[in-house]
RNA sequence: ACGUUGUUUCGGGGCGGAGUGAAAAUCUCCACCGGCAGUAUAGUCUGCGAACGCCUUUUGGCGCCGAUCCGGUGUGAUUCCGGAACCGACGGUAAAAAGUUUGACUGGCUUUUGCAAAGCGGGUCGAACGGAAGUCCGGAUGAGAGAAACAGGUA
Repeated sequence: ACGUUGUUUCGGGGCGGAGUGAAAAUCUCCACCGGCAGUAUAGUCUGCGAACGCCUUUUGGCGCCGAUCCGGUGUGAUUCCGGAACCGACGGUAAAAAGUUUGACUGGCUUUUGCAAAGCGGGUCGAACGGAAGUCCGGAUGAGAGAAACAGGUA
């Protein structure tokens, strides 16, 4: 110097204030957060990891995978500076909207000479479905893109 081998360590952040309410860190307004590598410094570019779905005895394989513009500086920036935006797995918390279905009770209208019966559209009480978290809880003291150190190896 290389980054081939081994070991060890590291390797994801954030609800504070106000409003409504019986109840909200979940709704509304403001606030707050941003994994790894590449590239002029990136949540929004390119690639990857994680999560999620399917398959597989396992290793693993396949799929899926959100969101940015304008101006300025510069050789070079969707990365910096200024401004204005946008995005965020699964399960739980779950009891809160709208909506859908349905049970009981109740009285009204229409058809009829009347009754019965049927239809229509209400009210009260209840049930089920439905549906609300990037920040809370859980899988996770996990896994992992990768980063660093040490040792060995090679030149």